Annotation: Transfer RNA from Ammonifex sp., 75 nucleotides, folded computationally. The source organism's lineage runs through Bacteria, Bacillota, Thermoanaerobacterales, Thermoanaerobacteraceae and Ammonifex.

[in-house]
């Protein structure tokens, strides 16, 4: 160089055009003698980046970044 696949909360990940969520983990309460467990709650997002499409983009579509996997030609 080329093909593909991934990029959304700290971590693992749903979300295939109409109000961004879920599970863990954090914090706070409630239970306990006290711990863990469980119950409730709260918190925490530039949806890689830059554009374009549309009345509306995490979701479409282009170019670029990173990451993973795989291919290849000259010498």
């Nucleotide at each position: 160089g080329c093909u593909g696949g991934u990029g959304u909360a700290g971590c693992u990940c749903a979300g295939u055009g109409g109000c961004a969520g879920a599970g863990c983990a954090g914090c706070g309460c409630a239970c306990u003698c006290g711990u863990a467990a469980u119950g409730c709650g709260c918190a925490g997002g530039c949806c890689g980046u830059c554009g374009g499409u549309u009345c509306a983009a995490g979701u479409c579509c282009g170019a670029c970044c990173a990451c993973c996997a795989g291919c290849u030609c000259c010498a």
Model confidence (mean pLDDT): 82 of 100. It matches the Rfam family "tRNA". Rfam describes the family as follows. Transfer RNA (tRNA) molecules are approximately 80 nucleotides in length. Rfam links the family to the GO term triplet codon-amino acid adaptor activity. It is annotated as a transfer RNA.